The RNA shown here (TPP riboswitch aptamer (THI element)) has 104 nucleotides and comes from a Gammaproteobacteria bacterium. The coordinates come from a structure-prediction model, not an experiment, and the mean pLDDT is 78. It was read from a public genome assembly, where an Rfam model found it. Of the family's consensus pairs, 92% are formed in the model.

[in-house]
Parts: sequence; structure tokens; C1' cells
RNA sequence: GCCGGGUCUGAGGGGUGGCCCCGAGGGGCCUGAGAUCCGCACGACGGAAACCCUUUGAACCUGAUCCGGUUAGUACCGGCGUAGGAACAGGACCAUGCCCGACG
Repeated sequence: GCCGGGUCUGAGGGGUGGCCCCGAGGGGCCUGAGAUCCGCACGACGGAAACCCUUUGAACCUGAUCCGGUUAGUACCGGCGUAGGAACAGGACCAUGCCCGACG
């Protein structure tokens, strides 16, 4: 002197869908890490929880009322995608380690 990785703390970003039945109150199912709860002007609009992601960024958005496939039906699978966007900082540990230099 030690990139970085994992971990911890704080901060931030994001989505909250679809299908079927119904007496329209609800119930069931599908894919997922996540489809939850509350408010309401019923729009993920606001808030909360959980989950995921933070530039080594496919978390997530646009393209997209896209294209091909699958299914009882779907936003389910794939393409698109080396596309265009998209959100951080620090501590200790790993280190009795490793590297460099000086002296002997």
C1' cells in the first nucleotide's frame, strides 16, 4: 500500500399483472424474488410492508394495442436485446494474508 468480493449501516431506484367463475360481496387459478395491506378522487394516484436492484446496472421502463410460440385463458415462453434509458456512499472483517521499499 492492497483493486475487488462477501458482509454491515445509512441512502436511493423499481414493479404490484393476467385468466376463469360469480349472488359483483367475493372465490379459484397462472407466472414469478415480489402480484400484499390501507387511504381514495378507484388512476399503482398517495402511503406502508415484503421482495428485487443500485453503473461489472435484463431490478425496472420505452419500443409494445410489436413478432413467433404455448395454454382452458393469459402480459406464460422466446425474440426484440452487443437497442435506447435507468438509482449511492461509507465502516469493519477477510488480512497472523499478499505486494512494494528501506535497514540488517